RNA sequence: GGGGCCGUAGCUCAGGCUGGGAGAGCGCUCGGCUGAAGACCGAGUUGUCCCGAGUUCAAAUCUCGGCGGCCCCA
Numbered sequence: 001g002g003g004g005c006c007g008u009a010g011c012u013c014a015g016g017c018u019g020g021g022a023g024a025g026c027g028c029u030c031g032g033c034u035g036a037a038g039a040c041c042g043a044g045u046u047g048u049c050c051c052g053a054g055u056u057c058a059a060a061u062c063u064c065g066g067c068g069g070c071c072c073c074a
Base pairs, nucleotide, nucleotide: 001073002072003071004070005069006068007067010026011025012024013023020057027045028044029043030042031041032040050066051065052064053063054062
């Protein structure tokens, strides 16, 4: 220098192909249970979807640019 994949909740990730409700598990908080704790049960809690622009009635999703991480080629 060229190419590929990835970036979504505190953590691990799904969703993207096929645009329209932002989700799961774990965690955390409160309650139940227990002598207490764990496990279990119930309720609750968490987002500028990496940043900017474009397309569109509408963008996490499509397009372009940038930033960061990993890998391959040279």